[in-house]
Context: one part of a larger RNA
C1' cells in the first nucleotide's frame, strides 16, 4: 500500500426469492471435441470458444489432398529486341496449357511521301527482384472481448509522516452516480457520471405531391376514380414541451424524499448511440499492416477431380412436436420496416402444385412485394390418433458449363421416435416474456442462423437470510 479471508458493517444487481417461458428427454438444422480420412484447410476453449470469424463451402470461393503443368513467374518497378491491340481456325489433352496456321493493321508527334520517335498493350530474353492464408498475437501496430454503463481512477499546490506513504476521495445525510448538501488540514482541478446527438411520446409553425379526403359537384357495378381542397392523417423542416417548476408532510433553515395538483408524458418519461484509470502476456501475424526468422523449378504460381458435407460417440445453441387454449377444410379482417434495373415484376393464361408463357408499371410516398396468428363457420372426440412429421419410394420444378458426391421446392405414396422430458441449468420486471408472421444483408441458387420490424399480450417482485458477481468503510494475515 495492495490482494486474500468458510472476518465484521453498509449498499447494489434477474443474484436469490415470487412468477411465466425453456434447455436437459425425441426427431431434426448448426457448431465444436473426438474417431476416421490422401485430404477431412486454418483460427477461436471457464464466465468472455463452441448457429463463433464465416453477411450463406456444389465449380469459384479454397487457404487442404490427388494428379497434370510453370519457374522473372498469376501480380509490380526497371532494360533489350519484335509486334498494333485483338479477332480466329485446327490437333493433342480432363483442363491448365502445348503444338501449327489464318484475319488484321488503329491512336498521338514529325513528314509532301518513304519512313522515324511515343502512349498503350501483347509475346520473347537476362536479371535485379516477385509472391509466400510459412513461423512468432510471447517481438508489435491498429481493431476488439472483458470486468462493467460498475463509479470509480488520478493530479497540482499545501499539511501530516525519518520513508513507503497519508491527507483531498474519509466522516453524517443523500442519490442510479465520488450525484449533490453539510461537515473537516486541506484548497483547487483532470478523466469518468450526467447532459450536450440520434430514435420514440404530446403539440404549434411552415409545406401539399407521388401523401390525405371532412364539406361541395360528377361518377357508381367498383375504387379519392374525377374535378376540387390541404380540414383531417400523414410526411419532414424548425419551435414549444418536464424544471422537483407548484402545493403539503418529512429533513438539519441543507441535499434531498414521501404524496398531491396540472399534464400527452413526473421526478433520468421509453430506447439507443457512448465504456475512466487499468485488468486478463485475453482475441486476433488468416481482414490489413509490420520486425525477426524460413521457403525461392517451391512453403510460390495455374488446372482437373476430391475434401472442407466423413460417423460407434460426447456436448453446446436453435427449430420441430408430443395436441383440443388444437388439427383440418371453409369463407373473412387488420400492419410496421425494409428492398427493386443483368432488377422488382402485376392483370391474364396453362399447371393440383413448385412453376411456365406473357409481358402492364415503376430507377419508386405513385408500380411491385397475399401478413399471419386474431375473429367466423363446420367437422374430427382423446387415439400413437384426421397429433408429430423423420425416413425412404417414384414423378416433377428452379438455378446454374454442371446439383453423383453436395443444392432448394412441388405432388403422391411411406408414416420413424416422441405422450411433457432425471440430476441439473437458463431468459426475461412491460408493450417486457410469451406467441404470429413479415422484410432485409449475404446471395445464379440455397436460412431452423442473424440482423430488423410490426400483430396478439401476461403473471410476478413478501423482502435481501442465503446462492454468484460489484462498490464503500473497517478488520486480521506467515501473500505481493
Nucleotide at each position: 500500500u495492495g490482494a486474500c479471508g468458510g472476518g465484521g458493517g453498509c449498499c447494489c444487481g434477474c443474484a436469490c426469492a415470487a412468477g411465466c417461458g425453456g434447455u436437459g428427454g425425441a426427431g431434426c438444422a448448426u457448431g465444436u471435441g473426438g474417431u476416421u480420412u490422401a485430404a477431412u484447410u486454418c483460427g477461436a476453449c471457464g464466465c468472455a470458444a463452441c448457429g463463433c470469424g464465416a453477411a450463406g463451402a456444389a465449380c469459384c470461393u479454397u487457404a487442404c489432398c490427388u494428379g497434370g503443368g510453370c519457374u522473372u513467374g498469376a501480380c509490380a518497378u526497371c532494360u533489350g529486341c519484335g509486334g498494333a491491340a485483338c479477332c480466329u481456325u485446327a490437333a493433342g489433352g480432363a483442363a491448365a496449357c502445348u503444338u501449327a496456321g489464318g484475319g488484321g493493321u488503329g491512336c498521338c508527334c514529325c513528314g509532301c511521301a518513304a519512313g522515324g520517335g511515343g502512349a498503350g498493350c501483347c509475346g520473347c530474353a537476362a536479371g535485379a527482384c516477385a509472391g509466400g492464408u510459412g513461423c512468432u498475437g510471447c517481438a508489435u501496430g491498429g481493431c476488439u472481448g472483458u470486468c462493467g454503463u460498475c463509479a470509480g481512477c488520478u493530479c497540482g499546490u499545501g499539511u501530516c509522516g525519518u520513508g513507503a506513504g497519508a491527507u483531498g476521495u474519509u466522516g453524517g445525510g443523500u442519490u442510479a452516480a465520488g450525484u449533490c448538501c453539510c461537515g473537516c488540514a486541506a484548497c483547487g482541478a483532470g478523466c469518468g457520471c450526467a447532459a450536450c446527438c440520434c430514435c420514440u411520446g404530446c403539440u404549434g409553425u411552415u409545406a401539399g405531391u407521388u401523401g390525405g379526403c371532412a364539406a361541395c359537384g360528377g361518377g357508381c357495378a367498383a375504387a379519392g376514380c374525377c374535378g376540387g381542397c390541404c380540414a383531417c392523417u400523414c410526411u419532414a423542416a424548425c419551435g414549444g414541451g418536464a424544471c422537483u417548476g407548484c402545493c403539503g408532510g418529512u429533513g438539519a433553515c441543507a441535499a434531498a424524499u414521501c404524496g398531491g395538483a396540472g399534464g400527452a408524458a413526473g421526478g433520468u418519461g421509453g430506447g439507443g448511440a457512448c465504456g475512466a484509470c487499468g485488468u486478463c502476456a485475453a482475441a486476433u501475424c488468416a481482414u490489413c499492416a509490420u520486425g525477426c526468422c524460413c521457403c525461392u523449378u517451391a512453403u510460390g504460381u495455374c488446372c482437373u477431380g476430391g475434401g472442407c458435407u466423413a460417423c460407434a460417440c460426447a456436448c453446446g445453441u436453435a427449430c420441430u412436436a408430443c395436441a383440443a387454449u388444437g388439427g383440418c377444410u371453409g369463407a373473412u379482417a387488420c400492419a410496421g420496416a425494409g428492398g427493386g434495373a443483368a432488377g422488382c415484376g402485376a392483370a391474364g393464361u396453362c399447371g393440383c402444385a413448385a412453376g411456365g408463357c406473357a409481358g402492364a408499371g415503376c430507377a419508386a410516398a405513385c408500380c411491385c412485394c397475399c401478413a399471419a396468428a386474431a375473429a367466423c363457420a363446420g367437422u374430427c372426440u382423446c387415439a400413437g390418433u384426421u397429433c408429430a412429421g423423420a425416413u425412404u419410394g417414384c414423378g416433377g420444378g428452379c438455378u446454374g458449363c454442371a446439383a453423383c458426391c453436395c443444392g432448394c421446392c412441388c405432388g403422391c405414396a411411406u408414416g420413424a421416435a416422441g405422450u411433457a422430458g432425471g440430476a441439473a441449468u437458463u431468459g426475461c420486471u412491460a408493450g417486457u416474456a410469451a406467441u404470429g408472421g413479415c422484410a432485409g444483408g449475404u446471395c445464379a441458387g440455397c436460412a431452423u442462423a442473424c440482423u430488423g420490424c410490426c400483430g396478439u399480450g401476461a403473471a410476478u417482485a413478501c423482502g435481501u437470510u442465503c446462492c454468484c458477481g460489484g462498490g464503500c468503510c473497517u478488520u486480521g494475515u506467515a501473500c505481493a